[in-house]
RNA sequence: GCAUCGGUGGUCUAGGGGUAGAUUAGUUCCCUGCCACGGAACAGACCCGGGUUCGAUUCCCGGCCGAUGCA
Repeated sequence: GCAUCGGUGGUCUAGGGGUAGAUUAGUUCCCUGCCACGGAACAGACCCGGGUUCGAUUCCCGGCCGAUGCA
């Protein structure tokens, strides 16, 4: 330099055109004599820019970052 794959809450990950879900962690409450376990609720995310579309996290193009392969 080229090609392929990926980038989603603090962490780990699903989804792949119509308001993004689980896990773990966090906060509050219940349970208990206290803690732990368990139960309930709450808050927290689509890498950046452009295009297509009524509507983009999703499709297309470019960029950045990472992994792998080739040179």
This is a predicted structure of a 71-nucleotide RNA (transfer RNA) from Marchantia polymorpha subsp. ruderalis. Taxonomically the source falls in Marchantia polymorpha (Eukaryota, Viridiplantae, Marchantiophyta, Marchantiidae). It matches the Rfam family "tRNA". The family's RNA type in Rfam is transfer RNA.